[in-house]
RNA sequence: GGCGAGUUAGCCAAGCGGUAAGGCACGAGUCUGCAAAACUCUGAUGGAGGGUCCGACUCCCUCACUCGCCU
Numbered sequence: 001g002g003c004g005a006g007u008u009a010g011c012c013a014a015g016c017g018g019u020a021a022g023g024c025a026c027g028a029g030u031c032u033g034c035a036a037a038a039c040u041c042u043g044a045u046g047g048a049g050g051g052u053c054c055g056a057c058u059c060c061c062u063c064a065c066u067c068g069c070c071u
Base pairs, nucleotide, nucleotide: 001070002069003068004067005066006065007064010024011023012022018054027041028040029039030038047063048062049061050060051059
């Protein structure tokens, strides 16, 4: 330098055009004499910026970062 994959809550991770699942952790509550355990509740506008569309995490473009392959 060329090609490809990925970037979603503190961490892991699904969805892939129609108001973003789940698990762990944190926090709050119930329970308990106090704890632990158990149970319930709680949070994301989606790497950044544009475009297309009635509507975008999801499609297209540019940039940033990470990983891999080729040279």